[in-house]
Molecule: small-subunit ribosomal RNA
Organism: Candidatus Parcubacteria bacterium
């Protein structure tokens, strides 16, 4: 420098995050099908399934210019028949078989053939014997067959001729070699032709040679599943020799040798024509082989082989089997995978059409003839392309229909309407190219094309609309019905199911299924991986094989470059033409990335050969070591045994108990016996390939590092198969057995307890030979080699200093190991999802081996190999799910840890729970017992007053625009209210009385009708708003900026200290903020001071203002030297937020309330609205919760006497007086209240005096009876008062409340609510007044950091297994039925070879040989009582295994046990939580 090309991603695993990783989606495609709609034209395509069965008709003939003879009517002409010539092997259909030289390429054929057709050479003489057709007889139903004459050719025979022609056989030349082939080549022998016709010009005939196109045949490479096919072959590999063919060859066949193929994948099973190409992809692929061209194979199904140049022949033959059809039963006929048709299967694929005009074929000298090849037409939206369904103008933006906040918006210039146009569409006229040829000749076709007419006229569907994915509203339904490619929608407000209207996409189509590629880097060549996500083999040693060290030369196989052939043609890619124009099509150039062949380089990599030494291996030397193996021996301890002392326990547990002991244990001494293991040294150490290895001495014996640099010279590395070792259980024989101990027994524990703890206790454990071959055989990390920053230990050696030597110290060279737990305090670069690796790399690099590809099913099943066994080792599928899974994070939990708080507990008081009584509440009752609240956070709660009334509830009676609101119109009438009468249970209905304002307009007002409407305490607190509880007055809960982290996040907000506090100080990659804390607000304690009345007056109190006063402000002392702080002190009324209120952060509980109120939606409307009058809400076997009031003597009862504060009162509080025993009446002063009244204000308290411990002089409950006040009215169902009764209860079981100081406990008083009260309830008010806190183990809640998680609806979580129903698939299974390919053996057509006899015709053996038989087997399918696992379901059953230290840490192999998860023995690993301890490493 030209040229030409070019790659998109999404959605799902989570509370989010990144990764791994599958699923699904968007695109494209098609010989399609389906469902819905459907105007035209052009150019393709159209049984993918049954290579199933076929009816009919057609598809192959032609030639009188070979010859013979018969018909028509005699020549002339036409037609038949038959002999012959040639075709008939073409053309068209199909893909069953075939994994092969079948097919694609490249190459040979010197091992062949080749009619018709071109060229060229030479030739074409003589002669002969048959026979069909027809005639004339016969058999048969047919098919058809037969006998007898006679006759001709280009039919067929004999003779001659002949070479450059076959055969043999011999000599020499070129080139070549395994035979050979050439040519002016040569020489001998022996064989072999010929056909005439017509007519005079041709066409033919033999015999060579060449050509051209065709066919045979051989090689070399390519293109598939499965190794759960690993071994196969006997004509089988190879020779000689015959025989055979156009030709080479085991192509046959005798012998003869014993060979060939195989891991680079034989054989065997499946499955398939095969290629150009086609369809997608950026491309590499990766599916695919319709239509169209090449070629192979087949023509009912097997088997033959004749004719011929060519066949083992689709519409010839023999011959066997199955179907099918005709028959006179004797016996014949067929073969649509030809072009139409039918049936049949099927989701599914066309006319029994027309001409041989065109193009091709066959046949003939031609003329024709034949031609379902072709060339048209028909039918199908199967595709592909093209055109059209109309154009412009039109808003009061009609009307309809959707919506709708009702104002309105949208459908919308759409439409209507007015102009206009005529492309299809119809009609009517004209009209072709295709014909090549001079004449003549078109199937299509009166087509195309052209002119004219008359009309907006004859023409739109279809799928979507949550996301991915363009495009949204109502209604309807109510986890139903449905819907979905994924995720996923629906359970009463559904942009997701329907509809409906609006919108989007494509468009005569549009959607759906099915299958192919993309996307998918999800099989990774390009282009992927293994610590922890799947995924390093348990180690090592080694075959094949891959890979390889430095120099030098040759070769030139790989490679790189040039040049030829060839890679058909269509197709592709790009210029151009041609049908209006596109699809189609004609030309031209590319390009088809391949393959051969020749020539050129010589860097790589190979081959050869020659040399080196730096890898790798040998020697030499001293040194290390739990390496292996074999014999020997020692001490300590367990236990046993025998004897001695001894005398009741002992041993064991969280705590018993089973056991052992008076027959003398246990405990002590001493003695003996026996197995098994080897403290202490010991260590992060060492050794070894790994499993693995530990008292000591001895032997034998393997490695491996160190220094020497003496040798060989690439001998190296990895390593599929192989082979060897290989813990722990576990087998088989045979010993041995002290502890210890699966199983097993017994005692405990528990709901059970086949466990965990105890007592016992058999295989085992141990030795000796053999198996067995597996484990979390782990560094979950495969071997080798290079390189890449450091530290620190320790192992050998060297050298220096020093020493008598050594040791200890410096340096230094090599090798090994470590840098782990802890901790504030181990990494740099790079890797990595991330945790983390980090010179022992998970870094960079090179080689080799092994494996991985979604969860499950399953490391399972069946087939093999090995094993006694137990089992290993190889190892699938169906089915089924949208995930499964690593790592990190934030949070929640934890029978995890560490720190802190709090009447949390302690330590105190003082209740509850027992009893009677009240109240609430469940739960039962009932015509109703109206609703709501249900752990803490419901229950004396809403309701701070249920006899009517409230009231919602029941019953019974009524009204119907309504008890209540608006507004409109009409009609009436001045009323209506209120009194009275009647009836009634009221409500209410009848009647009477009584009567309005005015501006006099029916103008307010009212009544009636009437229509909109009211009216619901009906329903949803899971549609809402407001409120309100609760964690909680706990300290928290966020944000901006920076900054780290791919990222969720993370830092701030942790840490050290301190507080009531995320208070405050200090450190810090943080630095600031906000909302809470605190503090500002309000009482209350001291003082000062101003008013003041109702207090007689000062004073003081009181009451309403103002201010003052407290801040760790001062001293010590503590705190790291400090500050925040903390502890003492002074002073003060008050001391460390002085008490107390008010205030309640971001959030939790779908927490409660539609019955306070408001308020969507749904509902009901002569009633789920509204009135009344009675009942219920008060019931009563019974549980519960809050309370009063007791049980008594610190009391009870009588008498006496003291001391408050807060409030309330005109529909009220109510005083003196009087009257009743009293509740309470009479009475009226006197107060809108610091004045009068409730109210002497008050009890507990003091004084006296009684009771004496008893169911009492306690307690007061029931009840009876008589008042008494409220009120329309006390039965259901009020309070009170007196009298009379005089139950229960003697301090309450498990268990649980409340309280840290003016508290607790005990006492009264007074207030809402209200006529009255069920108030002992609450909400205030003062009066007596306490005890007791070591302290933070424990129980509860609560904050902070840390840790583990399989949790996230966050432990009331999450999840295992068994057993019971249903369903679905696979596998086993006594069988049992079929299919496929061989094997042995009968039988044996046709047939060709071959023998013999006859030699005209034949006849009659013999091997082979299809089809059938019979047998024993392999192999694959279907089918099968049954029993075994697996999956997968709705809220079953049984337990609780795992996840947290999951409550016995968990999991791996192994073995025994067990409803079942499991459970226990032995080895192992950490992928174990916490606490200690040793060492190490850093700093000091």
């Nucleotide at each position: 420098u030209u040229u030409a090309c070019u790659g998109a991603g999404a959605g799902u695993u989570u509370g989010a995050u990144c990764c791994u990783g599958g699923c699904u989606c968007a695109g494209g495609g098609u010989g399609a099908a389906c469902g819905c709609u459907g105007g035209c034209g052009g150019c393709a395509u159209g049984u993918u399934u049954a290579a199933g069965g076929c009816a009919u008709g057609c598809a192959a003939g032609u030639c009188g210019a070979a010859u013979g003879u018969c018909u028509g009517u005699u020549u002339a002409c036409a037609g038949g028949c038959a002999u012959g010539g040639c075709a008939a092997a073409c053309g068209g259909g199909a893909g069953a078989g075939u994994a092969a030289c079948a097919c694609g390429u490249u190459g040979g054929u010197a091992a062949u053939c080749u009619a018709c057709c071109u060229c060229u050479a030479u030739c074409u003489c003589g002669g002969g014997c048959a026979u069909a057709a027809c005639c004339c007889g016969g058999a048969g139903a047919a098919a058809u067959c037969u006998g007898g004459a006679a006759u001709a050719a280009u039919a067929c025979c004999c003779g001659a001729u002949a070479g450059g022609c076959a055969u043999g056989g011999g000599g020499g030349g070129a080139c070549a070699u395994a035979a050979g082939u050439c040519a002016u080549u040569c020489c001998c022998a022996u064989g072999u032709a010929a056909a005439g016709a017509u007519u005079u010009a041709u066409c033919g005939g033999a015999u060579g040679g060449a050509g051209a196109g065709g066919a045979g045949c051989c090689u070399a490479c390519g293109g598939u599943a499965c190794a759960u096919c690993a071994g196969c072959u006997u004509g089988u590999u190879g020779g000689u020799g015959a025989g055979g063919u156009a030709a080479a060859a085991g192509c046959u066949c005798a012998c003869c040798a014993a060979g060939g193929c195989u891991a680079u994948g034989a054989c065997g099973u499946a499955u398939a024509g095969c290629g150009g190409g086609u369809g997608u992809g950026a491309g590499a692929g990766c599916a695919u082989g319709a239509c169209c061209c090449g070629u192979c194979u087949c023509a009912c199904u097997g088997g033959g082989a004749c004719u011929g140049a060519g066949a083992c022949a689709c519409u010839g033959c023999c011959c066997a089997g199955a179907c099918u059809c005709c028959u006179a039963c004797g016996g014949g006929a067929g073969g649509c995978u030809g072009c139409a048709g039918u049936c049949a299967a099927g989701a599914a694929u066309c006319u029994u059409c027309c001409u041989c005009a065109a193009u091709g074929g066959g046949c003939g000298a031609a003329a024709g003839c034949c031609u379902g090849a072709a060339g048209g037409a028909g039918c199908a939206a199967u595709g592909c392309c093209g055109c059209g369904u109309g154009g412009u103008u039109g808003a009061u933006g009609a009307a309809g229909c959707u919506u709708u906040u009702c104002g309105g918006a949208g459908u919308g210039u759409a439409a209507a309407a007015a102009c206009c146009u005529u492309u299809u569409a119809u009609c009517a006229g004209g009209g072709a190219c295709g014909a090549a040829u001079u004449c003549g000749u078109g199937a299509c076709g009166g087509u195309a094309c052209c002119u004219g007419a008359u009309g907006a006229a004859u023409a739109a569907g279809u799928c979507a609309c949550u996301g991915c994915u363009a495009a949204c509203u109502u209604c309807g339904u109510g986890c139903c019905a449905g819907c979905a490619g994924c995720a996923g929608c629906g359970g009463u407000a559904a942009u997701a199911c329907g509809a409906a209207g609006g919108u989007g996409g494509c468009a005569a189509g549009c959607g759906u299924u099915a299958c192919c590629c993309g996307g998918a880097u999800u099989u990774a060549u390009u282009g992927g991986g293994c610590g922890u996500a799947a995924a390093g083999g348990g180690u090592c040693c080694g075959u094949a094989g891959a890979c390889g060290g430095u120099u030098u030369g040759a070769a030139a196989a790989g490679u790189u470059c040039u040049u030829g052939g060839u890679c058909a043609a269509a197709u592709c890619u790009u210029g151009a033409g041609g049908c209006u124009u596109a699809a189609c099509u004609u030309c031209a150039a590319g390009a088809c990335u391949g393959c051969c062949a020749a020539g050129a380089a010589a860097a790589c990599u190979u081959u050869c050969a020659a040399a080196c030494u730096a890898g790798a291996g040998a020697c030499c030397g001293g040194g290390a070591g739990a390496g292996g193996c074999a014999a020997g021996u020692a001490g300590a301890a367990u236990u046993g045994c025998u004897g001695g002392u001894g005398u009741a326990g002992u041993a064991g547990u969280a705590a018993a108990a089973u056991g052992c002991g008076u027959u003398g244990a246990u405990a002590u001494c001493a003695g003996c016996a026996g197995g098994a293991a080897u403290a202490c040294c010991a260590a992060a150490a060492g050794c070894g390939a790994a499993g693995g290895c530990a008292g000591c001495u001895u032997g034998c014996u393997a490695g491996a590092a160190c220094g020497g640099u003496u040798c060989u010279g690439a001998c190296g590395u990895u390593g599929a198969g192989g082979g060897a070792c290989g813990a722990a259980a576990g087998c088989g024989u045979g010993g041995g057995u002290a502890g210890c101990g699966a199983a097993u027994g017994g005692g405990a524990u528990u709901a059970g307890a086949u466990a965990c703890c105890c007592c016992a206790g058999u295989a085992g454990u141990c030795c000796a030979c053999g198996c067995c071959g597996u484990a979390a055989a782990c560094g979950a990390u495969g071997g080798u080699c290079a390189c890449u920053a450091a530290g620190c230990a320790u192992u050998g050696g060297u050298a220096g200093u020093a020493u008598c030597g050594a040791c200890c110290c410096u340096a230094u060279c090599a090798g090994u190991g470590c840098u782990g737990u802890u901790u504030a305090a181990c990494u740099a670069a790079g890797c990595u999802a991330a945790c983390g690796c980090c010179u022992u790399a998970a870094g960079u690099g090179a080689c080799c081996c092994g494996c991985c590809u979604g969860g499950g099913a399953a490391g399972u099943a069946c087939g093999g190999c090995c094993g006694c066994a137990a089992g290993g080792c190889u190892a699938a599928a169906a089915c089924u799910c949208a995930a499964a899974g690593g790592a990190a994070u934030u949070g929640a939990c934890g029978g995890g840890a560490g720190c802190c708080c709090g009447c949390a507990c302690a330590a105190g008081c003082g209740g509850u729970g027992g009893a009677g009584c009240a109240u609430g509440u469940g739960g039962u009752u009932u015509a109703a017992u109206u609703c709501g609240a249900c752990g803490a956070u419901a229950a004396g709660c809403g309701a701070g007053a249920a006899a009517c009334c409230u009231u919602a509830c029941c019953c019974a009676g009524a009204c119907u625009u309504g008890a209540c609101a608006u507004a409109u119109a009409g009609c009436u009438g001045c009323a209506a209210a209120c009194u009275c009468u009647a009836g009634g249970a009221a409500a209410c209905u009848a009647g009477a009385g009584c009567u309005u304002c005015u501006u006099c307009g029916a103008g307010a007002g009212u009544g009636c009708u009437a229509u909109a409407c009211a009216g619901g305490u009906g329903c949803u607190g899971c549609a809402u708003g407001g409120u309100u509880g609760u964690c909680g007055u706990c300290a928290g809960c966020u944000c901006g900026u920076g900054u780290c982290g791919u990222g969720a996040g993370a830092u701030g907000u942790u840490g050290g200290g301190u507080u009531a506090a995320g208070u405050c100080c200090c450190u810090u990659a943080a630095c600031g903020a906000g909302c809470g804390c605190a503090a500002c607000c309000c009482c209350u304690a001291u003082c000062c001071u101003g008013u003041g009345u109702u207090a007689a007056a000062u004073g003081a109190u009181c009451a309403c203002g103002g201010g003052a006063g407290a801040c760790u402000g001062c001293c010590c002392c503590g705190g790291u030297u400090u500050a925040a702080c903390g502890g003492g002190g002074a002073g003060g009324a008050a001391g460390g937020u002085g008490g107390g209120g008010a205030u309640g952060a971001c959030g939790u509980c779908a927490a409660a309330u539609c019955a306070g109120c408001a308020u969507g939606g749904c509902u009901c409307u002569u009633a789920c609205g509204u009135c009344u009058g009675g009942g219920g809400c008060c019931a009563c076997a019974c549980a519960c919760g809050u309370g009063c009031u007791a049980c008594a003597a610190u009391g009870g009862c009588u008498g006496g006497u003291a001391c408050a504060a807060u409030g309330g009162g005109u529909c009220g509080c109510a005083a003196a007086a009087c009257c009743g025993c009293a509740a309470g009446g009479u009475g009226a002063a006197g107060c809108c209240a610091a004045u009068c009244c409730c109210a002497u204000c008050a009890a507990a308290g003091c004084c006296a005096g009684u009771c004496u411990c008893a169911g009492u002089u306690c307690g007061g409950a029931u009840u009876g009876a008589g008042g008494u006040c409220u009120g329309c009215a006390a039965c259901u169902c009020g309070a009170c008062c007196u009298c009379a009764u005089g139950a229960a209860g003697u301090u309450g079981g498990a268990a649980u409340c409340g309280c840290u100081a003016g508290u607790a406990a005990a006492c009264g008083c007074c207030a809402a609510u209200c006529a009255g009260c069920u108030a002992c309830g609450u909400g205030g008010c003062g009066u007596u007044g306490a005890a007791u806190a070591c302290g933070u183990u424990c129980u509860c809640g609560g904050g902070c950091u840390u840790u583990g998680u399989a949790c996230a609806c966050a432990c009331c979580g999450c999840c295992c297994g068994u057993c019971a129903c249903a369903c679905c698939a696979a596998g086993a299974g006594a069988g049992u039925c079929g299919a496929u390919a061989g094997c042995a053996c009968c039988c044996g057509a046709a047939g060709g070879c071959u023998g013999a006899c006859a030699u005209u015709a034949g006849u009659u053996g013999g091997a082979c040989g299809a089809a059938g038989g019979u047998g024993a087997g392999a192999u694959c399918g279907g089918u099968g009582a049954u029993a075994g696992g697996g999956g997968u379901g709705a809220a079953g059953u049984c337990g609780u295994a795992a996840c947290a230290a999951g409550g016995c840490a968990u999991c791996c192999g192994u073995a025994g046990c067990g409803g079942a998860a499991g459970c226990u023995g032995u080895g192992g690993a950490u992928g174990g939580a916490u606490c200690a301890c040793c060492u190490c490493c850093u700093u000091u």